[in-house]
RNA sequence: CUCUUAUCCAGAGUUCGGCGGAGGGACUGGCCCUAUGAAGCCGCGGCAACCGACUUUACUUUCAAGCACGGUGCAAAUUCCUGCGAAGGGUAACCUUCGAAAGAUGAGAG
Numbered sequence: 001c002u003c004u005u006a007u008c009c010a011g012a013g014u015u016c017g018g019c020g021g022a023g024g025g026a027c028u029g030g031c032c033c034u035a036u037g038a039a040g041c042c043g044c045g046g047c048a049a050c051c052g053a054c055u056u057u058a059c060u061u062u063c064a065a066g067c068a069c070g071g072u073g074c075a076a077a078u079u080c081c082u083g084c085g086a087a088g089g090g091u092a093a094c095c096u097u098c099g100a101a102a103g104a105u106g107a108g109a110g
Stems, first nucleotide, its partner, number of pairs: 001110008013044001016043004023033003027083001029081002046074002050071003054066003079102001084099006
């Protein structure tokens, strides 16, 4: 990087301390965040429970529940909304719902 698969309206410093110094929210259009300090890096604390370990039961497997030791992950706004398609409503602008695509993360494969 590609493929398969599961999840994405919950939760956790709207980053606490140090460094840093203008960008950031993937992309489009919007709308936001940001010098009352963006991204990034480090430290401490936190959330969650995908994988492994362990515990519960009873021999195994599956499933379930638990734990949070190890491997990841995550912490503005629903994946911030949106894009493509369908259905419904509306004179229209547009609104609502569902599905897909795209993206993110885990696990597996190449």
SAM riboswitch aptamer (S box leader) from Paenibacillus hemerocallicola, 110 nucleotides, folded computationally. It was read from a public genome assembly, where an Rfam model found it. It matches the Rfam family "SAM riboswitch aptamer (S box leader)". Rfam describes the family as follows. The SAM riboswitch is found upstream of a number of genes which code for proteins involved in methionine or cysteine biosynthesis in Gram-positive bacteria. Its family is annotated with regulation of gene expression in the Gene Ontology. The coordinates come from a structure-prediction model, not an experiment, and the mean pLDDT is 84.